This is a predicted structure of a 75-nucleotide RNA (transfer RNA) from a Candidatus Cloacimonadota bacterium.
């Protein structure tokens, strides 16, 4: 330099056009003499960034950064 993945909640991920979820963290009740477990609620997000396309984009287009992976590297 070519190509392919991949980025979504504090972590792991899900969601492939119709306005974002799950699991675990946290925080709270419950429950128990107390702790743990288990049970319920609740908090949590400019969907890596920038543009277009659409009535409407985490989704498809196009640029771009980061990580990962294969190719070339005799012009």
């Nucleotide at each position: 330099g070519c190509g392919g993945g991949u980025a979504u909640a504090g972590c792991u991920c899900a969601g492939u056009g119709g306005u974002a979820g799950a699991g675990u963290c946290g925080u709270a009740g419950c429950u128990u003499c107390c702790c743990a477990a288990g049970c319920u609620a609740c908090u949590g997000g400019u969907c890596g960034c920038g543009a277009g396309u659409u009535c409407g984009a985490a989704u498809c287009u196009c640029g771009u950064u980061g990580c990962c992976c294969g190719c070339u590297c005799c012009a």
About this RNA: NCBI's taxonomy places the organism under Bacteria, Pseudomonadati, Candidatus Cloacimonadota. Its mean pLDDT, the model's own confidence on a scale to 100, is 80.